The RNA shown here (Bacterial RNase P class A) has 343 nucleotides and comes from an uncultured Acidimicrobiales bacterium. It matches the Rfam family "Bacterial RNase P class A". It is annotated as a ribozyme. The sequence was found by an Rfam model in a public genome assembly.

[in-house]
RNA sequence: CGAGUGGGGCAGGCGAUCGCGGCUCGGGCAACCGGGUCGAGGAAAGUCGGGACUCCAAAGGACAGCAUGCUGGCUAACGGCCAGUCGGGGUGACCCGCAGGAAAGUGCCACAGAAAACAGACCGCCGAUGAGCCGGGAAACCGGAAACAGGUGAGGGUGAAACGGUGCGGUAAGAGCGCACCAGUGGCCGGGGUGACUCGGUCAGCUAGGUAAACCCCAUGCGGAGCAAGAUCAAAACGGGGAAUGGGCCGUCCGCCUCCGGUUUCGGCCGGUAACCCCAGGUAGAUCGCAAAGAUGGAUGAUCGUCCAACGACAGAAUCCCGCUUAUCGCCCCACUCGCACU
Repeated sequence: CGAGUGGGGCAGGCGAUCGCGGCUCGGGCAACCGGGUCGAGGAAAGUCGGGACUCCAAAGGACAGCAUGCUGGCUAACGGCCAGUCGGGGUGACCCGCAGGAAAGUGCCACAGAAAACAGACCGCCGAUGAGCCGGGAAACCGGAAACAGGUGAGGGUGAAACGGUGCGGUAAGAGCGCACCAGUGGCCGGGGUGACUCGGUCAGCUAGGUAAACCCCAUGCGGAGCAAGAUCAAAACGGGGAAUGGGCCGUCCGCCUCCGGUUUCGGCCGGUAACCCCAGGUAGAUCGCAAAGAUGGAUGAUCGUCCAACGACAGAAUCCCGCUUAUCGCCCCACUCGCACU
């Protein structure tokens, strides 16, 4: 100097003018006017995870269902964060991981291929054994050709994947069939680590395909709904309850007394109409919940000048908080890596 990795910060500054919302002070009968003060973000977003808070439900437990899934720690909690382990990627700084169990059981594995999971015979190899054929032989039997049965997963070929690899032995041909070495897995022993795990030794031919983002198994956690939660006050109208008045009927009373009419003192019964009063519920509405921005789900701005390299991005609260994810013009700082050049 160039390329990169990780972490952190900023998100235009200042001035003038005009304007908006909350609170507050002063003036004004009021409408309103004036002053002071506060007024979006790193993500306010997605509403994904967790919690506070609120209401409903609830003896305890189990099943079902859902979520999480290496280890240790942090936290109110989390699927978050920190540190590590293992696996993968990068020359490296470093990055990524939906990282329990496939050696409990069941299912599935396209196409191709003979065969796709206690396997399988298309080509190839063999044909020991059995049957048939040819030759020899008195016979037992020996030899031979072919490849019917059969054996063989070593070789070819297919596939993402074909049931460890190399060599020697072995065999009719082959094969962990046997052995040596290598790789893996599991058991046991020892060392290190809180642990995930790791290092070493030893034993066992044990060689075990993939898929759990298929069912499932194991471990842990989970009651439901959410600020339009919910709480307080509470109009009109209708309807509900109560009281009292009034109304109707009957009895009583008075007049008259055939019918009938009138009156109201008292008692009883019926009814619940109209008006008035009270009560309860609770709708509209208001207030709280709700905040040192903050609701009316509605303010938080605009113009000009100037500075900066700059034309200045992404985007705007709606109960609050902790996280995650996504969007973002650019600029600055710190640590580190690789390459080149020079001293």